[in-house]
Context: one part of a larger RNA
RNA sequence: GGAUGAACGCUAGCGGUGCGCCUAACACAUGCAAGUCGAGCGCCCCCACUUUGUCUUCGAAUCAUCGAAGAUAGGGUGGGGGAGCGGCGAACGGGUGAGUAACACGUUGGAACCUGCCCCAGACUCAGGGAUAGCCAUCCGAAAGGGUGAUUAAUACCGGAUAGUCUCGUAAGAGUAAAGCUUUUGCGGUUUGGGAGGGGCCUGCGGCCUAUCAGCUAGUUGGUAGUGUAAUAGACUACCAAGGCUAUGACGGGUAUCUGGUGUGAGAGCAUGACCAGACACAAUGGAACUGAGACACGGUCCAUACUCCUACGGGAGGCAGCAGUGAGGAAUCUUCCGCAAUGGGCGAAAGCCUGACGGAGCGACACCGCGUGGAGGACGAAGGCCUUUUGGUUGUAAACUCCUUUUCUGGGGGAAUAAAUGAUGAAGGUACCCCAGGAAUAAGCACCGGCUAACUACGUGCCAGCAGCCGCGGUAAUACGUAGGGUGCAAGCGUUAUCC
Numbered sequence: 001g002g003a004u005g006a007a008c009g010c011u012a013g014c015g016g017u018g019c020g021c022c023u024a025a026c027a028c029a030u031g032c033a034a035g036u037c038g039a040g041c042g043c044c045c046c047c048a049c050u051u052u053g054u055c056u057u058c059g060a061a062u063c064a065u066c067g068a069a070g071a072u073a074g075g076g077u078g079g080g081g082g083a084g085c086g087g088c089g090a091a092c093g094g095g096u097g098a099g100u101a102a103c104a105c106g107u108u109g110g111a112a113c114c115u116g117c118c119c120c121a122g123a124c125u126c127a128g129g130g131a132u133a134g135c136c137a138u139c140c141g142a143a144a145g146g147g148u149g150a151u152u153a154a155u156a157c158c159g160g161a162u163a164g165u166c167u168c169g170u171a172a173g174a175g176u177a178a179a180g181c182u183u184u185u186g187c188g189g190u191u192u193g194g195g196a197g198g199g200g201c202c203u204g205c206g207g208c209c210u211a212u213c214a215g216c217u218a219g220u221u222g223g224u225a226g227u228g229u230a231a232u233a234g235a236c237u238a239c240c241a242a243g244g245c246u247a248u249g250a251c252g253g254g255u256a257u258c259u260g261g262u263g264u265g266a267g268a269g270c271a272u273g274a275c276c277a278g279a280c281a282c283a284a285u286g287g288a289a290c291u292g293a294g295a296c297a298c299g300g301u302c303c304a305u306a307c308u309c310c311u312a313c314g315g316g317a318g319g320c321a322g323c324a325g326u327g328a329g330g331a332a333u334c335u336u337c338c339g340c341a342a343u344g345g346g347c348g349a350a351a352g353c354c355u356g357a358c359g360g361a362g363c364g365a366c367a368c369c370g371c372g373u374g375g376a377g378g379a380c381g382a383a384g385g386c387c388u389u390u391u392g393g394u395u396g397u398a399a400a401c402u403c404c405u406u407u408u409c410u411g412g413g414g415g416a417a418u419a420a421a422u423g424a425u426g427a428a429g430g431u432a433c434c435c436c437a438g439g440a441a442u443a444a445g446c447a448c449c450g451g452c453u454a455a456c457u458a459c460g461u462g463c464c465a466g467c468a469g470c471c472g473c474g475g476u477a478a479u480a481c482g483u484a485g486g487g488u489g490c491a492a493g494c495g496u497u498a499u500c501c
Base pairs, nucleotide, nucleotide: 001501002500003499004498006497007496008495009494010493013371014370015369016368017367018366019364020363021329026327027326028325030324031323032322035088036087037086040085041084043082044081045080046079047078048077049076050075051074052073053072054071055070056069057068058067059066060065095282096281097280105206106205107204109202110201113199114198115197118195119194120193121192122191123190124189125188126160128158129157136149137148138147139146140145166175167174168173180187181186208254209253210252215245216244217243220242221241222240223239224238225237226236227235257279258278259277260276261272262271263270264269284305285304286303287302288301307318308317309316310315335361337360338359339358343357344355345354346353347352374404375403376402377401384395385394386393387392409438410437411436412435413434414433418428445490446489447488448487449486450471451470452469456485457484458483459482460481466473467472
């Protein structure tokens, strides 16, 4: 000198774009953050329309019947709501960096693999069955919740048929599938092959400190046979052999997510890994599996532990490192905001619903960028202040004063783009922007002035009070302390502190 996720002190007019718990991966009140599909299915409730039976009242009337109104029971159609079965999603998106020195990451190569939704191509989609949730009845429990009985549906479940392709097998042969809905041009289901994208596995190389860590290792190293997995493999098991790593640093200890990048530097390098993007890991702590194409699953399940809460003391509930917000810690880090209008995601045939992702607004000079705080003229130079050799110098064209302008500001008026292939649809927002009017009007500070280092005098103080980055100032004439005037440097900032180059 440059830089910062900064903090502190003094000061502060505006806008844009970014950024904002670096500490306690500390504890969390409250609300929201993952639902959706009735074009898979049965049921319950409500409303409207329509229809059938029965009864009551009134009228016509012979008591055969007809008409009107009401009640009740049932059917159909349409709409709304509710829980449930079923499907898909919930493994994405969002957060954090505790752990991890490792094939975790980056890059390179590889073979023994999986892949829902999507795309392409081939084939098939036959005939059946038994349950169950819900509803109802009943019981237990304070609750959370649970038991029993009866009954019901499906794109839920099950067996049968078929089997070219598929799996096993040298072959013969054996085995394995499906689901319907809708009436529009459809949407699906099963199986096989291929693709795209995604993922799992292996591998060469690369990137911290420490030898005051020198030896480490028995599933250890290899083989055979098996188990296991989607798949390779001591991944695991049995048996056999005795290997494997290491001063090119094994093993141990410490520290640490990694990278694209970022800062600095002429570069080499050094430092760093906030925001954004990719990967990994984690979800109170530890462990485990289930479901599923995919998890050993942040807002799923089970167990244990600690903590908090409810309780009728028998037993239960919970997990903000999601968005806001609270307490605590700390030098220190924001609103319990608006909207799904856009982009993207989930579900759905669609309308649409959901979306604290996201789009926006709010707070903070935290950073960067831009603008303004007026412009021109104006004295042998007002007043005041300061200095002075008492004459003057300086503040200083600075002010006053004259003319002008209106960026900003205030008021009034108009008013977007962002919305897409048609119509409709804008949170931001009456915002940006434009026009008119008014009036210099609303807007300057901070640090420094001994040398390094740009900028000097006076007074006060008297080794005191104090300053200080280094050298050093201060003990009666202090350009170094304090104040004032003047000056220098930056400027809505200026200094200080911390850290990196």
Small-subunit ribosomal RNA, 5' domain from a Patescibacteria group bacterium, 501 nucleotides, folded computationally.
The organism belongs to Bacteria candidate phyla, within Bacteria.
Model confidence (mean pLDDT): 83 of 100.
Its Rfam family is "Bacterial small subunit ribosomal RNA".